RNAcentral holds the full RNA, with entries from ENA. A computed fold for a 267-nucleotide part of an RNA from a Pseudomonadota bacterium, annotated as large-subunit ribosomal RNA, domain VI. Its mean pLDDT, the model's own confidence on a scale to 100, is 88. The organism belongs to Pseudomonadota, within Bacteria.
Context: one part of a larger RNA
RNA sequence: CGCUGGGCGACUGAGGGGGGCCCCCCCUAGUACGAGAGGACCGGGGGGGACGGGCCGCCGGUGGGCCGGUUGUCUGGCGACAGGCAGCGCCGGGUAGCCGCGCCCGGCAGGGAGAACCGCUGACGGCAUCUAAGCGGGAAGCCCGCCCCGAGAUGGGUCGCCCCAUCGCACACAGCGAGUAAGGCCCCCCGCAGACGACGGGGUCGCGAGGCGGCCGGUCCACGGCGGGCAACCGUCGCAGCCGAGCCGUGCUCAUGGCCGAGGGCG
Repeated sequence: CGCUGGGCGACUGAGGGGGGCCCCCCCUAGUACGAGAGGACCGGGGGGGACGGGCCGCCGGUGGGCCGGUUGUCUGGCGACAGGCAGCGCCGGGUAGCCGCGCCCGGCAGGGAGAACCGCUGACGGCAUCUAAGCGGGAAGCCCGCCCCGAGAUGGGUCGCCCCAUCGCACACAGCGAGUAAGGCCCCCCGCAGACGACGGGGUCGCGAGGCGGCCGGUCCACGGCGGGCAACCGUCGCAGCCGAGCCGUGCUCAUGGCCGAGGGCG
C1' cells in the first nucleotide's frame, strides 16, 4: 500500500515444510517342512540402538565475585579485622538460568490409488489365455492420516465482537482539511522474548521492575567477647554470619508524557 467504513479476536486450509529408521529376545513351536542337520510363514509379547522433539523433579556439568579456605604484596598508622591486585590469583563448594552424561515423548494403527508380480471371469480363435471389455490382490515407495507454518491464497476467504453516521471549506453523502470513537503507535518500567526490529507483560483505577520484609536455597559457624592452648589453633555465645537470578507479600522508588486513527461513492 492492497483486501472498498474503521478496528480487535478466533478460524478455514490453497499451498509449503517435518516425520517415515534398524536390531535382538520370547511365545506360537522344536510345530509346518525335512532322512537328518536344521528350522519357519501368519499372529502376539518384551527389550535395545541411532535419530528427532520437549523438559530440569532425579543424576551430573556450568554457574567470572553467591559463600568459604589460602599464598605473595600493597592500603586503611601498628595489632586485630577488612579491602585492592596477581588468569575469577589459586583452591573447595554452589541457587536460578542454560545444558547432557539425566528424564519424558515420537516413528504406529487405519483408509485410498497403484509398481513388479499373483489371480478371477473372458473372447478375438467352440480349446487355451490375468486383458482385448470387466473385476480382485499386491511394496520400507505415492496420496491421506500425525506434527509445524500458512488468506499478499492480489482467486486477497469465513465467523464473532467493538466503534459510529462530528465539524469546516466545498456542496453531489464526491473531494480536501480538523478534532475524535473503537483501536493502535511512540515513549517509559520490564521479560525464562530477543542480534536490531519483532513477540509478551505493566504504566498510579498500578505489584511490571527495583527496594524492603518473610521463605526457599547456597556456603559452612562471621566480627567480637569469654574459656583452653607455647603456638598453629580449638570450644562456646551461635544450624552463626554472609548471601545473584527462585517463591510470597508490601505502593517505599521508577513507570513522565505525547501522537495517530472511521463518517462508509455508483450500478